RNA sequence: AGCGAACGUUAGCGGCGGGCCUGACACAUGCAAGUCGAACGAUGAAGCAGCUUCGGUUGUGGAUUAGUGGCGCACGGGUGAGUAACACGUAGGUAAUCUACCCUCCGGCGGGGGACAACUUUUCGAAAGGAAAGCUAAUACCGCAUAAGACCACGGCAUCUGCGGAUGCAGUGGGAAAAGGUGGCCUCUCUUUGAAGCUAUCACCAGAGGAUGAGCCUGCGUCCCAUCAGUUAGUUGGCAGGGUAAUGGCCUACCAAGACAUAGACGGGUAGCUGGUCUGAGAGGAUGAUCAGCCACACUGGCACUGGAACACGGGCCAGACUCCCACGGGAGGCAGCAGUGAGGAAUAUUGGGCAAUGGACGCAAGUCUGACCCAGCCACGCCGCGUGAGUGAUGAAGGCCUUCGGGUUGUAAAGCUCUGUGGGGAAGGAAGAAAGUGCCGUAGCUUAAUACGCUAUGGUAUUGACGGUACUUCUUUAGCAAGCACCGGCUAACUCUGUGCCAGCAGCCGCGGUAAUACAGAGGGUGCAAACGUUGCUCGGAAUUACUGGGCGUAAAGCGCGUGUAGGCGGAUUCGAAAGUCGGGUGUGAAAUCCCUGGGCUCAACCCAGGAACUGCAUCCGAAACUUCGUGUCUAGAGUGAUGGAGAGGAAAGCGGAAUUAUUGGUGUAGAGGUGAAAUUCGUAGAUAUCAAUAGGAACACCAGUGGCGAAGGCGGCUUUCUGGACAUUUACUGACGCUGAGACGCGAAAGCAUGGGGAGCAAACAGGAUUAGAUACCCUGGUAGUCCAUGCCGUAAACGAUGUGUACUAGAUGGCGCGGAUAUUGACCUCUGCGCUGUCGUAGCUAACGCGUUAAGUACACCGCCUGGGGAGUACGGUCGCAAGACUAAAACUCAAAGGAAUUGACGGGGGCCCGCACAAGCGGUGGAGCAUGUGGUUUAAUUCGACGCAACGCGCAGAACCUUACCCAGGCUAGAAAAAUAGAGAAUCUUGCAGAAACGUGGGAGUGCCCUUCGGGGAACUUUAGUCCAGGUGCUGCAUGGCUGUCGUCAGCUCGUGUCGUGAGAUGUUGGGUUAAGUCCCGCAACGAGCGCAGCCUCUGUCCUUAGUUGCUACCAUUUAGUUGAGCACUUUAAGGAGACUGCCGGGGUUAACCCGGAGGAAGGUGGAGAUGACGUCAAGUCCUCAUGGCCCUUAUGUCUGGGGCUACACACGUGCUACAAUGGUCGGUACAAAGCGCAGCGAAAUCGUGAGAUGGAGCCAAUCGCAAAAAGCCGGCCUCAGUACGGAUUGCAGUCUGCAACUCGACUGCAUGAAGUCGGAAUCGCUAGUAAUCGUUGAUCAGCAGGCAACGGUGAAUACGUUCCCGGGCCUUGUACACACCGCCCGUCACACCAUGGGAGUCGAGUGCUCCAGAAGUGGCUGUCCUAACCCGCAAGGGAGGGAGGUCCCCAAGGAGUGCUUGGUAACUAGGGUG
Repeated sequence: AGCGAACGUUAGCGGCGGGCCUGACACAUGCAAGUCGAACGAUGAAGCAGCUUCGGUUGUGGAUUAGUGGCGCACGGGUGAGUAACACGUAGGUAAUCUACCCUCCGGCGGGGGACAACUUUUCGAAAGGAAAGCUAAUACCGCAUAAGACCACGGCAUCUGCGGAUGCAGUGGGAAAAGGUGGCCUCUCUUUGAAGCUAUCACCAGAGGAUGAGCCUGCGUCCCAUCAGUUAGUUGGCAGGGUAAUGGCCUACCAAGACAUAGACGGGUAGCUGGUCUGAGAGGAUGAUCAGCCACACUGGCACUGGAACACGGGCCAGACUCCCACGGGAGGCAGCAGUGAGGAAUAUUGGGCAAUGGACGCAAGUCUGACCCAGCCACGCCGCGUGAGUGAUGAAGGCCUUCGGGUUGUAAAGCUCUGUGGGGAAGGAAGAAAGUGCCGUAGCUUAAUACGCUAUGGUAUUGACGGUACUUCUUUAGCAAGCACCGGCUAACUCUGUGCCAGCAGCCGCGGUAAUACAGAGGGUGCAAACGUUGCUCGGAAUUACUGGGCGUAAAGCGCGUGUAGGCGGAUUCGAAAGUCGGGUGUGAAAUCCCUGGGCUCAACCCAGGAACUGCAUCCGAAACUUCGUGUCUAGAGUGAUGGAGAGGAAAGCGGAAUUAUUGGUGUAGAGGUGAAAUUCGUAGAUAUCAAUAGGAACACCAGUGGCGAAGGCGGCUUUCUGGACAUUUACUGACGCUGAGACGCGAAAGCAUGGGGAGCAAACAGGAUUAGAUACCCUGGUAGUCCAUGCCGUAAACGAUGUGUACUAGAUGGCGCGGAUAUUGACCUCUGCGCUGUCGUAGCUAACGCGUUAAGUACACCGCCUGGGGAGUACGGUCGCAAGACUAAAACUCAAAGGAAUUGACGGGGGCCCGCACAAGCGGUGGAGCAUGUGGUUUAAUUCGACGCAACGCGCAGAACCUUACCCAGGCUAGAAAAAUAGAGAAUCUUGCAGAAACGUGGGAGUGCCCUUCGGGGAACUUUAGUCCAGGUGCUGCAUGGCUGUCGUCAGCUCGUGUCGUGAGAUGUUGGGUUAAGUCCCGCAACGAGCGCAGCCUCUGUCCUUAGUUGCUACCAUUUAGUUGAGCACUUUAAGGAGACUGCCGGGGUUAACCCGGAGGAAGGUGGAGAUGACGUCAAGUCCUCAUGGCCCUUAUGUCUGGGGCUACACACGUGCUACAAUGGUCGGUACAAAGCGCAGCGAAAUCGUGAGAUGGAGCCAAUCGCAAAAAGCCGGCCUCAGUACGGAUUGCAGUCUGCAACUCGACUGCAUGAAGUCGGAAUCGCUAGUAAUCGUUGAUCAGCAGGCAACGGUGAAUACGUUCCCGGGCCUUGUACACACCGCCCGUCACACCAUGGGAGUCGAGUGCUCCAGAAGUGGCUGUCCUAACCCGCAAGGGAGGGAGGUCCCCAAGGAGUGCUUGGUAACUAGGGUG
């Protein structure tokens, strides 16, 4: 795009078309083929006329009925079962034929005869239907006559020819025709009419021709299966005969043995063919409804008759199945004609009208018949046209929907106003289709004896319409009666809300749905089409996805394992000829319709009509000769032969050789050997292993040895001999296209395997043992049998690979190897140059999806063969062939998936590689893990033990501090506009104080008390309190997987990117890789890259040195002074805090590429980033947090909100993390004594002094701080004691007594004193931190905080050890490699087993269908024979009778159905069974 469609929803009108695709299933009823009286005999109505005794009768007339006869019934109409065929299409032939009716021409139509229907009578039968006798006519039937043609036989001549024959012309002989009907007339004869006759017309016979139709034959074309490869006996041909209109095995007899077939016979399946139709750019593909041509069929099968034509749809006979009638004896029937019925089916119409038109049959005609046809009815089945209104109308109405609450949208849409009148309704008018024909009246002509009849032409008139009062026109009616369907994630035009929550559902493909769904369902809105719109089915296209046009085969599917070669295909140069292919032209044909163009007709269109073009084809004739082909002659470039020569694991057979292994024998010799990662099994004191000698036997041939050689491939390796194949080089003598490929076919063909017989040293499937292991039917070890070897025969497969068929030609090079030559040179061999053949590597053009290939092509071409067409099922099943078997070759389908696959890219990963870094390891120091306690977590418990955090990167984390509060949890008691907010209204200022009840909240009372601003003096306003109702508040309720923000982590790791350019089809690459170097993608060099950004570094802060400035609360060298920098004085120093300086590989030497940079040195307070901090790229982990905050959605709203009291978060068998204190002498304890930094302080720090053993109390100076206070620093140092013990270590636990904070220390605070004095004697496996002012150790301060620090944050004091180094563990960076991973190795993924479902194979069987063969059988019927019975026409005969001819009957051949037996093919089903697919 299309459709003879169907289904769903919807539906106003008209025109033109179409309408059982299924059961060629069965059919009730009606109709569909008759007609002619001008062929014939009967019958003889109405009407008219005559007669009448009025009853009727006669004549005329010709309706009606059946029959004889003629023509028609073979057309028209239906259907597509069969048919793979001369059935159809196309082009021819018929010299092998026929043709009724029609047309033209020619010639005729004489004279006779005998019957049979109808009818009458009798008779049988239920019926259908007969039987017998008698009468009769014809255009029915039959002789005879005539015979120009025609036909048959015989021979002759001419022409043509396809050489078979045909045609024409004459000749002789033979047999063979006919029918009349109707109208008119009286010219001729007889005559009243009239008859003969004449005339007109319709029939009839013979012949010739035409037209039309048909038969037969031939070339070419016409589906699938080779898992159908051989078929055939009337088969193939001949001769003779029969038969036919006619050829022919069409049929028969005889003779011969042929015929067909890989260019597909035979068999199986399917199918009417064509013009055309649909699609497509075309070539093609699909199809064969309607219309048209041909064929076939008519219940199924067979058969003939009649006829011009049939083996006959509405004819016959027989058989069969089915239906109907029946008196049971017997009969009838055939809708695949038009309607209609049942059935089947997803599905297809009225038992209509009319012969008015067109066409047909008959007829002289009128006319009759016509379900052909013309019309109407039903159906949106299709195509086409029209309408459902038009204009105006913005407060953008109401309502709906959405909303960011502002609005947006529906939407000029509606309403309103102004108009119009198609369709529908009502009324009126009203066609075309009709012209012929015929009748009547005329005219002209023809015919004729004729003005008659008739015929022809023509004028007038009369008559004929089913559709249908239809089309059309006019009037009228009212915007009134007339819009739906599908879709809106992408493809694909069209978006939001609500509901739902992997449910319900959608889906053409991809895919949607698991709580924010543009994808489900609904709604609003939108998009598309529109009287339709969707869905389903089918065909073509897209699909170059079967590739002729127009594809491929190295790796995606695809080159046979290799050769020899048959058929076939293709084939070198040249001469001449032919003309099959080819090309040009002519002629014929290519039906009409359709398609296309032009024009015309319906108002347009669809539709219809006319003309043209076209029908790409076939046949035939003429011409051309380049190419192909064929024939002929020649040639040598292809191919082959000869001669000379060398190379080689080429093949086959025989013989020979040494090394080694093993075994055996003997000698020497002693305790192990062997084997492995380590072992053990094993061998060995019965003497192994080792070593020496000898012997035996089998197999394989080290070095040479090489991308070296040979071979077609498989493959071939010691040496010698024999036999033998091929290639190569040189030579240029010979042949003269002898060539290439190659379906079938034939041969060769590794290893393993099979068979028979040998052989068997080593090795070694199976097997055994030992190990390994979770296991180990393995890898490793010790043994070991087939086998490996030989001979003979099978098998016929391999990643049989270059995953690359063979051959020929052409197309840049560079560089190796092997073989044989040539040139130069030389004595010669090398070297150098060069030719041919083979074999490698790199590479240009070109090709390729890329990888890659690249004169050894995967380039450019040609020739031939083989093969491929998504993955799986499956190289499987079935069938066939081969094989001893194993199995091989050939080779499907059902079903299932939306992929399977190739090459390359970026990542990620690897028990891959290279380089590098990090307290990563190592080297060290100190810990944890053991103890007690503290703290967090899990678990358990509980009314609750609130919640979150879970490897690193949760666990002294959120919590910088839970007794109440906090608090989110539990129990109990209260409140409901609420504890806090905003708006409205009312009341009251606010506020303070005090009772009662209660655990408190809360409830309920009393009292005090009025302010500020304005004022019209009533009041109003601000703020606050309280009351009311409402829009609402509130939620530490859920979702961190809806989010923002913030944070952790990789990681302070050195990375992450961009622009332009370049490369690549592209993803992408390059830059960013490489060589160095660095802490660093830091820098340098190189480079198709050049630059840039975020990161690194630097800029910032602290600290280390110096300078300047400034000295108070700081400092004190000098001068005074004091207990004391206390004071004067000073600002040098220290210090404070502001600004500067300084460090940059700057300098020197060496290394390095002259670089970057590195090493060393100088100077310097500091040296190579001086030390420390802040600073965290692109991103990853759906990492963490809705309980900081913010926030979408959901949820609660007298509660999941809020207030209060009490409890809990503090529980305790246990487990883990992080810490503290220890286990002691580098210590403990007592006394003395020294030196910090950084902080903090007004609801605060709190001095002195006094009291207390002490915590502390009293006290209150001073200080808003360089001024006062906290404040004592501790380790250290000096001295005393302790002396290795569970202690004078250790301090848990517990008792008593206290202190402080606080409303309150019971659950549940810290501290003090006295007493008590637990575990613990340095910690298993494992594990953590740290590289210098670091670890370790010592104390100090701060935040939080009423109080509570072993935690956290900060501060200083003392102050080490070690680093060879990068193999390993962990993490990371760069490069590279493999990948079937991409959610990225915590990936992917294989097979068994279990379960469910699906299709399939096998299967004892069983049930059909089709068909072959062999028999039996034999209806009807044609034909043959017979015909004793019957017999009108003709013949003989006076007759009787006979004959000729015919028939009944009989019989024979053929033969349908039917029956029996036996095969083959195919389908269904089946217990059980096998594999496959999906989940």